Model confidence (mean pLDDT): 82 of 100. This is a predicted structure of a 1504-nucleotide RNA (small-subunit ribosomal RNA) from a metagenome. The RNAcentral record of the sequence draws on SILVA.
C1' cells in the first nucleotide's frame, strides 16, 4: 500500500465485498504450567442465609461476675467497702465516609477558565480570651397479683399474673450526668446609630455610642476535653462565560412568564415565594416539541484529521422498591435513619405486625453469556477510644473461568535396508520422511524431598527484652524422555493439490460464485500451507472508505443548477491617507488534577506488570508588545455601479382599430350524376339537384410570401397594417454622484400547453363519441362524421426534454471566418470598398481541460465571491404528516423489504421491416419440371413379439445402404452354450489328437454312441523301443467379447457458409484503454485483381499461377489402331502383301501473352472495339476449399477416455422381422398423346466391362431362354443391335391402336430355398389419369430440353436409384425496382447465447415486507376538575404541662396536644394529544428454471 466484482473487449462513474487492529465478549474443536489483569453488557426485575458501622466504663448512674478486707451468722450467706473484668441504658463521637449502580436527566448535569464585595464548614492546626454560680427532670432500675404446698422462716415449687399472638405498649415509684434549663461575666463576636479612608459602583476600612449571646467535666498529676473569637489548611454551596447527539415530517413558545417596587425565605443571591404595577422575555445563530444518552481523564482505530466508545482505574452528577415529606445534625432531604401513600412478599391467635443485597458471597429467573454462600484485619486506610484495642465483604489474599495480555515446555544431536504402514502411480516409481526405530545427550516445567530469608513498618515493656504472616515465593537435591498439539485453511482475492465418493442431489459460500458422471470449490483420505495452548466462527467499533471530500469530491451526457427574475437577513466587497487594536502574530502569567500513551532511567532470572523523572496535555487565561492583512472610525479618490445630453435598431408589453387571401355556411343563377376517400375500399354526401362554376352576402380563426443557425425579451415566449401609452437594450460624449457594488437562505412576482370557474364567441381543426375499414384481436394506426376544447374578458392551476440537460456576477488566458447594431478614419461626393472600434449572435480552432464525446474569449480553461443541489440500483418522488388549489393536483418527503448491480463514453462484432456501392439462375426475360394421376423408393405417424439403429430447416428424406430372401443383421421369438466364434501368458493332465466313413435325438446348432480307415513334431534307436513336449486337446486362473451409453469428454473424416474473397502478421505511428491505422479513398477486377492516392511501410494464409482433362499445329513411334498411293483376292469387308501419308493412339513439345493496332482513362491499373488466330481476354471443364462458424455429424467404418455388462448387453443357431398400411411428405419413374403411338425399311457414337468371367457363329422356343462353346486375360475376341434421327405405311382427337396400374393363367432364371420376400417373359385384363390449386425447382451452350449406352454393388433383384458416357439440341437475358443470399463502406441499437436478440404490461400461483382501514388494545406527556395521606409554613385552641417570670389552690412566657388554610404525593372523573401493538377487508411494492394474454420499448422496433 491495495484486490475481487457491472463488459465479447475497454476507460470512468458507482455500489458491494475482502485482507489490518480492537473487544468486559460468546459458540465449536482442543488444551501442559506459570507471572500480571479481569469477570452479569440482558430484568434499576425478585431475593432465602450469613456477614458489610460502631465505639468510648478515662461522661453517667446501675447491674452482673471474679478476687480481697471489714462485720453479721454455725455453716450456707447477708451487709459494707476497695480491685479488675463484662456491659443493656443515658451520654458523645461517627453514621451524609468508605462500598454498589446508571435508572432519570439535553441541563439544576458535565468538562474548561472566571466570579462569591451574595455564604457555609464539625474533625485538624495556629493564636487571643475565659472554663463562675445554681437548678428542675429522664432513661436505667423496681412496682403494677394473690393463693396452695413444703420446710431449713425466707426460701422452694405449682396455679395465677396491667393490655397484647407478637411487634410493642402502659401506670405508679424513685436515680445520675460533659444530657436539659436558668443566671453571672463578656470582647477586635454580631445588631442599631453617628463619624471616616478607599473605591466609577455596588460596596469596604477605621473609630465612638447603645444594646445582645457562653461554658462540663474526666482521669491522674500531667494531660485531655469544654466556651467565645479571629486565621490557615482541607471540603462545600450559589454565580457567569465558552462547549457538549439526533430530529423543522417540532416554527413559533412563554403568565411567575420578563422586569420593577416592598416584604418574606435562605448560610447566602435570585420569581426562590408572595403583594402590587409595567408588558415584556425567548426564536431560523433553531426558541417551543420529540427521540436517544450519566458526563470527563481517557479508550480503540487512524499517517493525520477525524471517527467510535465511556467495562475495568481516577475526577464529577444522579439513583437506592416506586412517589411525596420534612426530622436531626457542621454537613443529608440520608443505601443497610424517621413519616405518609402504592405494588410486591413474609409472620399472624384475623385483631394487627414486619421487609427492601444498585454493599461481599450467593439463590433462582432472564440470556448467546460473566466467579466462591473462601481466609485474614499481616500489610494500606477509615471510624471511636488518653491508650491497650474494637468494628471495617473498604482493603490484602487465596479460589474458578486459556477472558485477555506476556513468559516457559511439550526434548537435542547423530541416524538410509530411504523400514512398516497409509496415499498415489504411466505399475518403473514417487510422497509421507531423518520423520520414526536405533545410539548417546540434557534436564526448563509438571511430580518427590529439602530448607533460609523476605514481604515487617509497628506496638509493649520492668528498657534486659517480648510480640505480630491470611497469603505468596526465592534456593538446594532426587528420578526420568519419561506426564504435555492442536486447529483452521488449500477455485480466485489468499500462503498451501492429489485421490476416491457424490451427480443442479446432498451440500459450500466473505464477493465473484461450486455441483446437472471426470468437482484442486461438497464429503472422506493422503499430502501441504498458517498461527499455536490455542485455532477458527459469530458478533461489534474505527480502518482501507477521497464512499459526506476542512485536511480532501462532485453537477452537459454518469446522481447533482432551482423555470425565470426583483429582492429581505445573511455572505463577500475598488484606489488612497490617517487612527483604533476585536480578529491575527509574538512574548509572558495562571491553569490545564492523578493515572494513561511517549521518553529516559531503575526493579521482578526475561516479558507483560510495577516504580521514578521528563516531555506532553495542540485547550482556556492574566499582562505587554507589533500594526502587514482583515474589521471597525474619520478624511479623500474615480477606474465599479448610477444619473445627464444627442442619436439608433426591434415579431419587448398592453389596448384600441383596419386589410387582403383562404375556408364554412346562406341566398340565386349554370349544370345533371356522380362526388369524396384510400394501400385498396368503404362508411358519408347527391335527382328534395351535391361535387364542379359564378355573383352576392354572413362569420370565426390564422396572418402566405419577405423569413434569414436573422432580431427582441429574464424566461414562458413575442410575426399582416396603423395609431395611442409603455418597459428595456446599445453606440457617442466624458457634464454629474462618489462604491451607492456583487450574491441572494425566506418572501415576493412572472410563468408553454392541457385543465377548472363565470359570461361570451364558435369558421376551420378535434380529445371523448359513433361509423366505416384493416387486424388472430385492433378499445389503435388510414377513412366519414363529431362534443368539450381551441378564440375573448376576468379569476384559479404553477407544472414541461420550462435544454445550451451548462445558476449569477467579476478578472484574465492564441487566432480565424461570416451575420445584425452603432461610431471612427481613408478616397472630391455616392452605391460601394478597405480599415480600425464598440455591442450582440454563430462556425472553425492553439494552450488548456474532460472518462471520453467534446468544450475551447458566448469555457466545460485559469482564479475569485455568493447561492442551489447530489451521495449505488429498485421500492419512490410513492407511504404518512404538513401545506397550497374549487378538483385534477403541486411542493416537502421517509421506511421497511430486494439486488450486486443500475449507470456514461468510447470500441470492435451481430442485427435493422436504415441508407450507398457491388455480385449471384436471387429476380427479371425465358425453356422445362415438382405439387394433381398410377407406380417405385425414402421418411413421419400409426401398427407390431419385432417393425434394429442413425441422419432432421437449407446443409435429414433414391441418406448411411456401391444390392436386407437365407447370409448381411445389429432387431424379435424359441433352442443352445459359458476362458468362450477371436488373442496373448500361466497352470493341470495325460498321450494324445486331427481328418473321415456309421448310428442315435434334433429344425438346426449341438449333445451322444462307436471305432474300421488315414495322418500324427523333434532327438536318440539294437526298430523292440526310450527320452522330450513344439503343434494340437482338456483343467484352471488371468482374461477375451459387446453394433451397450456418452459426437456434450475425444481423435479422425465429412457436411455448412462457399470457390464468397476474404483472414491475419511484424515493424511503425495514433488513442489513457479496448482498439485503429495498413486492409479506408479515387478508380478497376472474376478476385484485398491492379493502380493512383496514403502514417504507414512490408510480410504470411486465401485469390491467381503451377496440376489433370477438353479444343489447334508439330515432332517421335506405328501394333491389336489406320488405308491415300502400289499389288493380291472376295459376294462383301485393311482380308493379304505392303505403306507410316491421314485419322487415330500417347509420349515430348509449340501455341494465347492485352502480345498489336484505335478509342476512352490520371502519361496509371484497366476497359471497349479492331485485325490475326483452330482458340482472345482465368477459351470450356476437373482437381485445388484461407482464418473460422454451427457443442452441425458420426462411439453402427476405424480409433479412443470415463461408465455399465460378464452361465450374459457375450457367442452359436432355426423360423421371423427390417418389405406391415385409414393416412402425411420427401425424391423420382411413367404417362395423359398427332413435334405422337404402332408397324417395316435405313443410318451414326463415346465410355467402359470381361476367368467361378464376356461369349459370337449355329440349333431350339412367340419370348423370357435353352442346348451347345469359335475367340478373347482384350485398340485383336465377346458383352453390342445404340437410341432419339431419316423413311415408307397406319391411327384421326377418342379415356382412343393414348396410358399403362391393378389381377388371372401359363411359363423362364438365379438360388439349399423364391410364402411371408426376387428378376424376367407370354396371353389375358386395361385403373387412375385429358398437363395439375396455394406455392414452388432447376437452368446462359454443346447448357436446359430430349434420347439411348455403359459401370460399380451383385448367385439373382425390386436400379425408375447412384456415378459416367456419347447423340440431337434450342430460348431468353447486355436490367438490377422488387424477393432470396452474400462482401465492402456507412449509420443506429438498450443485442454480444449476439434478433431463433433483448424486453414491458395485465392476469393466475406462492413468499416477504409494508401503506390505508369500522375499530380493539396498552404506553408517553400533559391539560381542567374532584379527592386529599404524611408534612413545613400560617391561623386557632376551652385539652396537656418539671425547669423562667409573677402579685404563686393560679397567671404569664413557651412547649404539647387538637382544630383548621394555603401546598401536595397517590388515586378519579373528562375532552384531547402523541406514540407503538393488533384488525375483517382493502391498495400498491418486491422476490420466485421453464403459466396465461398480447408485444409497449430498444433497428426508421415497423405509427420516430
Nucleotide at each position: 500500500a491495495g484486490a475481487g466484482u457491472u463488459u465479447g473487449a475497454u476507460c470512468c462513474u458507482g455500489g458491494c465485498u475482502c485482507a489490518g487492529a480492537a473487544c468486559g465478549a460468546a459458540c465449536g474443536c482442543u488444551g501442559g504450567c506459570g507471572g500480571c489483569g479481569u469477570g452479569g453488557c440482558u430484568a434499576a426485575g425478585a431475593c432465602a442465609u450469613g456477614c458489610a458501622a460502631g465505639u468510648c466504663g478515662a461522661a453517667c448512674g446501675g447491674u452482673c461476675a471474679c478476687a480481697g478486707u471489714a462485720u453479721a451468722u454455725u455453716u450456707a450467706u447477708a451487709u459494707a467497702u476497695u480491685g479488675u473484668g463484662a456491659u443493656a441504658g443515658u451520654g458523645g463521637c461517627g453514621a451524609a465516609a468508605g462500598g454498589g449502580u446508571g435508572a432519570g436527566g439535553a441541563a439544576u448535569a458535565g468538562a474548561u477558565a472566571g466570579g462569591u464585595a451574595a455564604c457555609g464548614u464539625a474533625c485538624c492546626c495556629c493564636g487571643a480570651u475565659c472554663u463562675u454560680u445554681g437548678g428542675g427532670a429522664u432513661a436505667g432500675c423496681g412496682u403494677c397479683u394473690g393463693g396452695a404446698u413444703g420446710c431449713u422462716u425466707g426460701c422452694a415449687u405449682c396455679c395465677u399474673u396491667c393490655c397484647g399472638a407478637a411487634a410493642g405498649g402502659g401506670g405508679c415509684g424513685g436515680u445520675a450526668a460533659u444530657a436539659c434549663c436558668a443566671a453571672a461575666u463578656g470582647a477586635u463576636a454580631c445588631c442599631a446609630u453617628g463619624a471616616u479612608u478607599c473605591g466609577c459602583a455596588a460596596g469596604u476600612u477605621u473609630c465612638a455610642u447603645g444594646g445582645u449571646c457562653a461554658a462540663a467535666g474526666a482521669u491522674u498529676u500531667a494531660u485531655c476535653g469544654g466556651a467565645u473569637u479571629g486565621g490557615g489548611a482541607g471540603c462545600g454551596g450559589c454565580c457567569u462565560a465558552u462547549c457538549u447527539c439526533c430530529u423543522a415530517u417540532c416554527a413559533g413558545c412563554u403568565u411567575g412568564u420578563u422586569g420593577g417596587u416592598g416584604a418574606g425565605g435562605u448560610a447566602a443571591u435570585g420569581g426562590c415565594u408572595c403583594a402590587c404595577c409595567a408588558a415584556g422575555g425567548c426564536a431560523a445563530c433553531g426558541a417551543c416539541g420529540g427521540g436517544u444518552a450519566c458526563c470527563g481523564g481517557g479508550a480503540c482505530u487512524g499517517a493525520g484529521a477525524g471517527g467510535u466508545u465511556g467495562a475495568c482505574c481516577c475526577g464529577g452528577c444522579a439513583c437506592a422498591u416506586c412517589g411525596g415529606a420534612a426530622c436531626u445534625g457542621a454537613g443529608a432531604c440520608a443505601c443497610u435513619g424517621u413519616c405518609c401513600g402504592g405494588a410486591c412478599c413474609u409472620c399472624c391467635a384475623c385483631g394487627g405486625a414486619g421487609g427492601g443485597c444498585u454493599g461481599c458471597a450467593g439463590u433462582a429467573a432472564c440470556g448467546a453469556a460473566u466467579a466462591u454462600u473462601g481466609g485474614g484485619c499481616a500489610a494500606u486506610g477509615g471510624g471511636c477510644g488518653a491508650a491497650a484495642g474494637c468494628c471495617u465483604g473498604a482493603c490484602c489474599c487465596a479460589g474458578c473461568g486459556a477472558c485477555g495480555c506476556c513468559g516457559c515446555g511439550u526434548g537435542u544431536a547423530g541416524g538410509a535396508u530411504g523400514a512398516a504402514g497409509u496415499c498415489u502411480c504411466u505399475c518403473g516409481g514417487g510422497a509421507u520422511g531423518u520423520a520414526a526405530a536405533c545410539u548417546a545427550c540434557u534436564g526448563u516445567c509438571a511430580g518427590g524431598g529439602g530448607a533460609a530469608a523476605g514481604a515487617a513498618a509497628g506496638u509493649c515493656u520492668u528498657a534486659g527484652g517480648a510480640u505480630u504472616g491470611a497469603u505468596c515465593u526465592a534456593c538446594c537435591c532426587c528420578a526420568a524422555a519419561g506426564g504435555a498439539a492442536g486447529u483452521c485453511a488449500c477455485g480466485g482475492c489468499u500462503a498451501a493439490c492429489u485421490a476416491c465418493g457424490u451427480g443442479c442431489c446432498a451440500g459450500c459460500a466473505g464477493c465473484c460464485g461450486c455441483g446437472g458422471u471426470a468437482a484442486u470449490a461438497c464429503g472422506u483420505a493422503g499430502g501441504u500451507g498458517g498461527c499455536a495452548a490455542g485455532c477458527g466462527u459469530u458478533g461489534u467499533u474505527c480502518g482501507g472508505a477521497a464512499u459526506c471530500a476542512c485536511u480532501g469530491g462532485g453537477c452537459u451526457u454518469a446522481a447533482a443548477g432551482c423555470g425565470u427574475g426583483u429582492g429581505u437577513a445573511g455572505g463577500c466587497g475598488g484606489a488612497a491617507c490617517a487612527g483604533u487594536a476585536a480578529g491575527u502574530g509574538u512574548c509572558u502569567u495562571g491553569u490545564g488534577a492523578a493515572a494513561u500513551c511517549c521518553c529516559u532511567c531503575g526493579g521482578c532470572u526475561u516479558a507483560a506488570c510495577c516504580g521514578a523523572g521528563g516531555a506532553a496535555u495542540u485547550g482556556c487565561u492574566c499582562g505587554g508588545c507589533a500594526a502587514a492583512c482583515u474589521g471597525c472610525u474619520g478624511u479623500u479618490c474615480u477606474u465599479g455601479a448610477g444619473a445627464c445630453a444627442g442619436g439608433c435598431a426591434g415579431g419587448g408589453g398592453u389596448g384600441c382599430g383596419u386589410g387582403g387571401a383562404a375556408c364554412u355556411c346562406u341566398u340565386g343563377g349554370u349544370g345533371g350524376a356522380g362526388c369524396g376517400g384510400u394501400g385498396g375500399a368503404a362508411u358519408g354526401c347527391g335527382u328534395a339537384g351535391a361535387u364542379a362554376u359564378c355573383a352576392a352576402g354572413a362569420g370565426g380563426a390564422a396572418c402566405g410570401c419577405c423569413c434569414g443557425u436573422g432580431g427582441a425579451g429574464a424566461a414562458g415566449u413575442c410575426g399582416g397594417c396603423g395609431c395611442a401609452c409603455u418597459g428595456g437594450g446599445c453606440c457617442u460624449g466624458u457634464u454629474c454622484u462618489g462604491a451607492c457594488g456583487c450574491u441572494g437562505a425566506g418572501a415576493c412576482a412572472c410563468g408553454a400547453a392541457a385543465g377548472c370557474g363565470u359570461g361570451g364567441g364558435u369558421a376551420g381543426c378535434g380529445a371523448a363519441c359513433g361509423g366505416g375499414a384493416u387486424u388472430a384481436g385492433a378499445u389503435a394506426c388510414c377513412c366519414c362524421g363529431g362534443u368539450a376544447g381551441u378564440c375573448c374578458a376576468c379569476g384559479c392551476u404553477g407544472u414541461a426534454a420550462a435544454c445550451g440537460a451548462u445558476g449569477u456576477c467579476u478578472a484574465c488566458u492564441a487566432g480565424g471566418u461570416g451575420u445584425u447594431g452603432g461610431g471612427g478614419a481613408u478616397u472630391c461626393u455616392g452605391a460601394c470598398a478597405c480599415u480600425c472600434u464598440c455591442a450582440a449572435g454563430a462556425c472553425c480552432g492553439a494552450a488548456g481541460c474532460u472518462a471520453a464525446a467534446g468544450u475551447g474569449u458566448u469555457a466545460a480553461g485559469u482564479a475569485g465571491a455568493c447561492c442551489g443541489c447530489c451521495u449505488g440500483g429498485g421500492g419512490a418522488g410513492u407511504a404518512c404528516g404538513g401545506u397550497c388549489g374549487c378538483a385534477a393536483g403541486g411542493c416537502u418527503a421517509a421506511a421497511a423489504c430486494u439486488c450486486a448491480a443500475a449507470g456514461g463514453a468510447a470500441u470492435u462484432g451481430a442485427c435493422g421491416g436504415g441508407g450507398g456501392c457491388u455480385c449471384a439462375c436471387a429476380c427479371a426475360a425465358g425453356c422445362g419440371g415438382u405439387g394433381g394421376a398410377g407406380c417405385a423408393u425414402g421418411u413421419g405417424g400409426a401398427u407390431u413379439a419385432a417393425u434394429u439403429c442413425g441422419a432432421a430447416g437449407c446443409a435429414a428424406c433414391g441418406c448411411g445402404c456401391a444390392g436386407a430372401a437365407c447370409c448381411u443383421u445389429a432387431c424379435c421369438u424359441g433352442g443352445g452354450u459359458u476362458u468362450g466364434a477371436c488373442a496373448u501368458g500361466g497352470u493341470u493332465g495325460g498321450a494324445u489328437g486331427c481328418c473321415c466313413a456309421u448310428c442315435c435325438g434334433g429344425a438346426a446348432a449341438c449333445g451322444g454312441a462307436g471305432u474300421a480307415g488315414g495322418c500324427u513334431g523333434c532327438c536318440c534307436u539294437u526298430c523292440g523301443g526310450g527320452g522330450u513336449g513344439a503343434a494340437a486337446c482338456c483343467u484352471u486362473c488371468a482374461c477375451a467379447g459387446g453394433u451397450g451409453c456418452u459426437g456434450c469428454a475425444u481423435g479422425g473424416c465429412u457436411g455448412u457458409c462457399g470457390u464468397c474473397a476474404g483472414c491475419u502478421c511484424g515493424u511503425g505511428u495514433c488513442g489513457u484503454g479496448a482498439g485503429a491505422u495498413g486492409u479506408c479513398g479515387g478508380g478497376u477486377u472474376a478476385a484485398g485483381u491492379c493502380c493512383c492516392a496514403u502514417a504507414a511501410c512490408g510480410a504470411g494464409c486465401g485469390g491467381a499461377a503451377c496440376c489433370c482433362u477438353u479444343a489447334c499445329c508439330g515432332u517421335u513411334a506405328g501394333u491389336u489402331g489406320c488405308c491415300a498411293u502400289c499389288a493380291g483376292g472376295u459376294u462383301a469387308u485393311g482380308c493379304u502383301g505392303g505403306g507410316a501419308a491421314c485419322u487415330c493412339u500417347a509420349a515430348c513439345g509449340g501455341g494465347a501473352c492485352u502480345g498489336c493496332c484505335g478509342g476512352u482513362g490520371u502519361u496509371a491499373a484497366a476497359c471497349c472495339g479492331g485485325a490475326g488466330g483452330a482458340a482472345g481476354g482465368u477459351g470450356g471443364g476437373g482437381a485445388u476449399g484461407a482464418c473460422g462458424u454451427c457443442a452441425a455429424g458420426u462411439c453402427c467404418u476405424c480409433a479412443u477416455g470415463g461408465c455399465c455388462u460378464u452361465u450374459a448387453u457375450g457367442c452359436c443357431c432355426a423360423g421371423g422381422g427390417c418389405g406391415u398400411c385409414a393416412c402425411a411428405c420427401g425424391u423420382g419413374c411413367u404417362a395423359c398423346a398427332a413435334u405422337g403411338g404402332u408397324g417395316g425399311c435405313u443410318a451414326c457414337a463415346g465410355a467402359g466391362c470381361g476367368a467361378u468371367g464376356c461369349a459370337a457363329g449355329a440349333c431350339c422356343g412367340u419370348a423370357a431362354g435353352g442346348u451347345g462353346g469359335a475367340g478373347c486375360a482384350a485398340a485383336u475376341c465377346g458383352c453390342a443391335c445404340a437410341a432419339a434421327a431419316g423413311u415408307c405405311a397406319u391411327c384421326u382427337c377418342a379415356g382412343u391402336c393414348c396410358g399403362g396400374a391393378u389381377u388371372g393363367a401359363g411359363g423362364g432364371c438365379u438360388g439349399c430355398a423364391a410364402u411371408u420376400c426376387g428378376c424376367c417373359c407370354u396371353c389375358a385384363u386395361g385403373a387412375a389419369g385429358u398437363u395439375g390449386g396455394a406455392a414452388u425447382c432447376g437452368c446462359u451452350a454443346g447448357u436446359a430440353a430430349u434420347c439411348g449406352c455403359g459401370u460399380a454393388u451383385c448367385a439373382g433383384c425390386c436400379a425408375c436409384g447412384a456415378c459416367g458416357c456419347g447423340g440431337u439440341g434450342a430460348a431468353u437475358a447486355u436490367g438490377u425496382u422488387c424477393c432470396u443470399g452474400a462482401g465492402c463502406c456507412u449509420u443506429g441499437u438498450a443485442c454480444a447465447c449476439a434478433c431463433c436478440g433483448c424486453c414491458c404490461g395485465u392476469c393466475a400461483a406462492g413468499c416477504g415486507a409494508u401503506g390505508g382501514g369500522a375499530g380493539c388494545c396498552g404506553g408517553g406527556a400533559g391539560u381542567a376538575c374532584c379527592c386529599g395521606a404524611a408534612g413545613u409554613c400560617g391561623g386557632g385552641u376551652u385539652g396537656u404541662c418539671a425547669a423562667c417570670c409573677u402579685u404563686u389552690u393560679a397567671g404569664g412566657a413557651g412547649a404539647c396536644g387538637c382544630c383548621u388554610g394555603c401546598c401536595u404525593a397517590c388515586g378519579g372523573u373528562a375532552a384531547g394529544u402523541u406514540c407503538g401493538g393488533u384488525g375483517a377487508c382493502u391498495g400498491g411494492c418486491g422476490c420466485u428454471a421453464a403459466g396465461u394474454c398480447g408485444u409497449a420499448a430498444c433497428a426508421a422496433g415497423g405509427u420516430a